[in-house]
RNA sequence: AGGCGCGUAGCUCAGAGGGAGAGCACUUCCCUGACACGGAAGGGGUCAGCAGUUCAAUCCUGCUCGUGCCUA
Numbered sequence: 001a002g003g004c005g006c007g008u009a010g011c012u013c014a015g016a017g018g019g020a021g022a023g024c025a026c027u028u029c030c031c032u033g034a035c036a037c038g039g040a041a042g043g044g045g046u047c048a049g050c051a052g053u054u055c056a057a058u059c060c061u062g063c064u065c066g067u068g069c070c071u072a
Base pairs, nucleotide, nucleotide: 001071002070003069004068005067006066007065010024011023012022013021018055026042027041028040029039030038048064049063050062051061052060
């Protein structure tokens, strides 16, 4: 320098045009002498950034940034 993949909640990840979600973690309550387990409810997101396409973008396109791998 070129090619390929990834970037979504604190962590691990799903979601691939029209409701942003799961598990774990966190908060409150129940349970217990107390803790753990279990049960109920709840909070938390500029979907890496900018631009484009579209009536509509987490999703499609381009560039940039970060990260991993490959080629030279």
Transfer RNA from an uncultured Desulfovibrionaceae bacterium, 72 nucleotides, folded computationally. The coordinates come from a structure-prediction model, not an experiment, and the mean pLDDT is 84. Rfam family: tRNA. Rfam classes the family as a transfer RNA.